Predicted 3D model of a 402-nucleotide RNA (Bacterial RNase P class A) from a Phycisphaeraceae bacterium. The source organism's lineage runs through Bacteria, Pseudomonadati, Planctomycetota, Phycisphaerales and Phycisphaeraceae. Its Rfam family is "Bacterial RNase P class A". Its family is annotated with tRNA processing, ribonuclease P activity and dimeric ribonuclease P complex in the Gene Ontology. By type it is a ribozyme. From the family's description: Ribonuclease P (RNase P) is a ubiquitous endoribonuclease, found in archaea, bacteria and eukarya as well as chloroplasts and mitochondria. It was read from a public genome assembly, where an Rfam model found it.
């Protein structure tokens, strides 16, 4: 220099004319004194980093059990931050990338990272065999057997591959019941040994996940939990179309499902009391609560209202900006300064000029083109997705040994 990666900021600027919404100030008309209509203004302000998705979390509101438990749902290495979260920060472990290869270090990326000895289930096909399995091709054939040769004989040499032995070599497969090497054996095998791996234990460091080191041991029951499941922790439900106040106005009728016994009274319609069971409602179930001569469920026809205000905006908020201190960091504490749209069918627009940035051409005078994704609707903290261009900061594109 170029390339790559990570994080952050901005979100085109200025001016003129006309137009819109809110606030503030003023004038006129009107008023049931709540307010309504209209005009003026060198006044103040007016869409986002994602306003999108509605995926999480909360604030707030309501719900005559909103209480307890289960179901159901969510999270899942360790330690922290936070109001909280499935978010964020740091660290640990695994895997991947950076030189031709290996090891270590350094840098970057990524993980749906608890449990496989609680249980159930699955691993097709191929293959001998897929969890305490197994012989297709093979290896051996010491010992036993058969054959040949030599020998007086004991026996020796050679062959066969029958009995028998093996799972080390090859093959199948995503994966084959530890790996490499040496010894041993007839040939082999953790059969033995060394190193690694695995299990158990000790010590050191660390809050911890873990790391290092030492000792011992049998030389070992594979994978999948993004299969059901188990463990730990968390979660009431519904949601601003939540909810509240005022004004105006009306009108309810009928049908149906749905408990019994006894006593008293009775206007004979029924009422009251007691008992025994049963039942209704409370987001799903149980407990529990509460109610019942029905609680309650369902249906048909019909009437009124759909207006105003609050909620609704930064009037103290988990707020914004900035400085200091502490912390690796997320962030916390303190000081100073600030108060930023609130529509209600939905406002922030149109037009002209100049400038800025990017791209292409250029006779170097300039010419042409482009400037994205995209509009608040109760408010915040995140995540995810879309996206033109500019600026800033940091890191890497390696090192050592063989």
């Nucleotide at each position: 220099a170029a390339g790559c990666g990570u994080g952050a900021a901005c979100a085109g600027g200025c001016g003129g004319c006309c137009g819109c919404c809110g606030g503030c100030g003023g004038g006129g008309c009107u008023u049931u004194c709540g307010g309504g209509c209209u005009c003026c203004g060198u006044c103040c302000g007016g869409a986002g980093g994602a306003a999108a998705g509605u995926c999480c979390g909360a604030a707030c509101a309501c719900g005559g059990c909103a209480g307890g438990a289960c179901a159901c749902g969510g999270u899942g290495g360790u330690g922290g931050a936070u109001a909280a979260c499935g978010u964020c920060c740091a660290c640990c472990c695994g895997c991947c990338c950076g030189u031709c290869g290996g090891u270590c270090g350094c840098g970057g990326g990524u993980g749906a990272g608890g449990g496989a000895c609680a249980g159930c289930g699955c691993c097709a096909c191929a293959g001998a065999g897929a969890a305490c399995a197994g012989a297709c091709c093979g290896c051996c054939g010491a010992u036993g057997g058969c054959c040949g040769c030599a020998g007086c004989g004991a026996u020796g040499c050679g062959g066969c591959a029958c009995a028998g032995g093996c799972a080390a070599g090859g093959g199948u497969g995503a994966a084959a019941c530890g790996g490499u090497g040496c010894g041993g054996u007839a040939a082999g095998a953790g059969c033995g040994c060394a190193c690694c791996g695995c299990c158990c234990g000790g010590c050191u460091g660390g809050c911890g996940a873990c790391a290092g080191u030492c000792g011992g041991g049998g030389c070992a029951g594979g994978g999948c939990a993004a299969g059901c499941c188990c463990c730990a922790c968390c979660g009431c439900g519904u949601g601003c179309a939540a909810g509240g106040u005022c004004a105006u106005g009306c009108a309810g009728u009928c049908c149906u499902c749905g408990u019994c016994u006894c006593u008293u009274c009775u206007u004979c319609g029924g009422a009251a009391g007691a008992g025994a069971a049963c039942g209704g409602c409370c987001g799903g179930u149980c407990c529990g609560g509460u109610c019942g001569g029905a609680a309650g469920g369902g249906g048909a026809c019909g009437g009124g209202u759909g207006g105003a205000c609050c909620g609704c905006u930064g009037a103290u908020g988990a707020c914004c900006g900035u400085g200091a201190u502490g912390g690796c960091g997320a962030c916390a504490u303190c000081g100073c300064g600030g108060c930023a749209a609130g529509a209600g069918a939905a406002a922030u627009g149109g037009u002209c000029g100049c400038c800025u940035c990017c791209c292409g051409g250029u006779u170097c005078g300039c010419c042409g083109g482009g400037a994205a994704c995209a509009g608040a609707a109760u408010u915040c903290g995140g995540c995810u997705u879309a996206u033109c261009g500019u600026u800033c900061a940091c890191g890497c594109u390696c090192g050592a040994c063989c």